Overview
Model confidence (mean pLDDT): 85 of 100. Small-subunit ribosomal RNA, central domain from an uncultured bacterium, 346 nucleotides, folded computationally. Rfam family: Bacterial small subunit ribosomal RNA.
Context: one part of a larger RNA
Formats: sequence, C1' cells, structure tokens
RNA sequence: UUGGGUUUAAAGGGUGCGUAGGCGGUUGAUUAGGUCUAUGGUGAAAUGGUUGUGCUCAACACAAUUUAGCUGUAGAAACCGGUCGGCUAGAAUAUAAGUGGCGUAGGCGGAAUAAAGCGUGUAGAGGUGACAUUCAUAGAUAUGCUUUAGAACACCGUUCGCGAAGGCGGCUUACGAAGGUAAAAUUGACGCUAAUGCACGAGAGCGUGGGUAUCGAACAGAAUUAGAUACUCUGGUAGUCCACGCUGUAAACGAUGAUAACUAUAUGUCGGCGAUAAGAAUGUCGGUGUAGAAGUGAAAGCGAUAAGUUAUCCACCUGGGGAGUACGAUCGCAAGGUUGAAACUC
Repeated sequence: UUGGGUUUAAAGGGUGCGUAGGCGGUUGAUUAGGUCUAUGGUGAAAUGGUUGUGCUCAACACAAUUUAGCUGUAGAAACCGGUCGGCUAGAAUAUAAGUGGCGUAGGCGGAAUAAAGCGUGUAGAGGUGACAUUCAUAGAUAUGCUUUAGAACACCGUUCGCGAAGGCGGCUUACGAAGGUAAAAUUGACGCUAAUGCACGAGAGCGUGGGUAUCGAACAGAAUUAGAUACUCUGGUAGUCCACGCUGUAAACGAUGAUAACUAUAUGUCGGCGAUAAGAAUGUCGGUGUAGAAGUGAAAGCGAUAAGUUAUCCACCUGGGGAGUACGAUCGCAAGGUUGAAACUC
C1' cells in the first nucleotide's frame, strides 16, 4: 500500500457516557453550494496518448491532433447539501399492571469455626502412603452447659434471574436506578456511531486508621528425596474483613465492537400480554438454551442471540525472535501502567 482481513492462524479497545467528526426516516415547496450540460479564457516548449510521414527497420526525428485542473457566462434540478412547512413506521416522554441473587445505607437471624469459663471423664489425641514435628496427667482428645469474637450465608440453586462490563445469592426496612410488556395519549427524526475526553472497573498490591474467627504468600520445623529452596504434614506473619484514598491491570473470554434491516423450521425455559368460570393447548412481544434448512467457513463449526446477506461508524492486524524490551514522554507514594522502536538474527 489493498476490490485483503480480525471465534481458534497476526488482529475487537475491559465496559459505558459522550464532544468534534462521519453517516442518517417520509413528503411538499424553494435554493443552486456539491453534481451535470453547453460555451469562452487559461492550460509555454519538450515529454505522454492517437494518426501519419522521414531515416533500409527500430531507437530516433518531424507534422497534425489531443487533456486533467483552475476560471468567466448561460442553463438543468433527479440525487447529496441548505432554507421553510407537513407526516409518524425510528427515537423519546406520559399512563397502567407487574419483574429481578441491580446498587447504596441500616437492622436482625441460625448453622459452622475458634477461644474462654464451669462440669463429666481418663490416657492418649492430631496427622499421614507410612512417620515425625505438634497437643496432652499442670488432665488433652471426646462430651454437656454458658459466654465472646470475626467472617461467610448450606439446602432452595438452575443450559435460571439481574447488571454496560467488572460483578451480584440468609431475612428485612429505607432510598435510588433499570430493562421488558400492554394500550396508543404527547413530542415530531429529537437518531446511529464515536477519535480526544470523562466515569466505572475482579484479584493482587500501596497509604492512614480500625479489626483479626477461618484460611494463609513469606518464614520456622517434621517428613520425602541422591538433593527437595517443592508436592505431604505441624505451626504461622503480611494479607483475607471494614472506612477513606490510590493503583487501572486479567484467559477483563462468547478468545466473537456497536447499531439497523433481511433470510426454513423444530423443541425447552424465564418475564409480560392475550384467551378462559378456571386450567391446558395454541397465539404474541422481549430475554435465555438446544438441534438444524438455505447459506457460510481452511476445517472445527456458526446458523434469526450468525461466524449467512447488506448498510453506517469506531478500534485493530501485516513473518518468527529481539520485545510489550530500550529510549523519550506521561500517569503513579511505590510496585508499576499507557504509548512504543531499532540494531542484530532465522
């Protein structure tokens, strides 16, 4: 660089909101910026294209003719754009009945674990492939009662539900937010995407102050082993928990960007609606699964939740290693993050 690609070969940003920009429903009128037509100017020569001629051919040379662009004038009005006015299929709002483990803050609950106290009771208990370290006659383990503490919420539980993603699961209260459905009242294209930007963002980690039951990097010991800086065991600090602030990364995965339209079906399930005296079947809109026609794909597979057929916008890829490294910039308390080469080599 392209008539190429991005599930798994290199390649979809972790996710959302949104600025510029790009793109944009239907209809009438108008305008004439883009667009198109005619014509004038300019477009040096050489070069280039076409036709012909001259060197024996060719290169070469000569003659004729020719252009894109810019610009003046006159016109056309379908399309793109501008202006004005309508429309309701997109979008949004109001109304009604419902849904959920969506978020924030508070309160409460039971099981388990550990510790402490008081009993009962006596010699072992733990642990392992087998041992040992360890605990225990200063009474352990086991068992009963009482108390305290912190953390997590068995069963229900799920191809289940909710959330933009990360993620969210005991019960309850308050506050906040949301998609979906019904009917069709209101606005009348208000839309889609989104560089820069802003916000959110598991775990680990960092700062300050609390808390510390369990588990448990580091560390110590016991084993194993030729050795064992491991796997196993006994302990155990940071951490794990809370508040506030930072960090900004993950196989942040559906390894699949967002939006819109179109393209056989079959069968589960969740939330509405419709139908019925009530229920079933069937229907309809929105989610979530499985199988599969056409199609597609290198194949595995995907297949209305597309990786099929199209449109718009953004992000990214261009042989392996060197390397997500160096240097610079920038962010961070630091750890490090973001951006991101080359020499050399195969």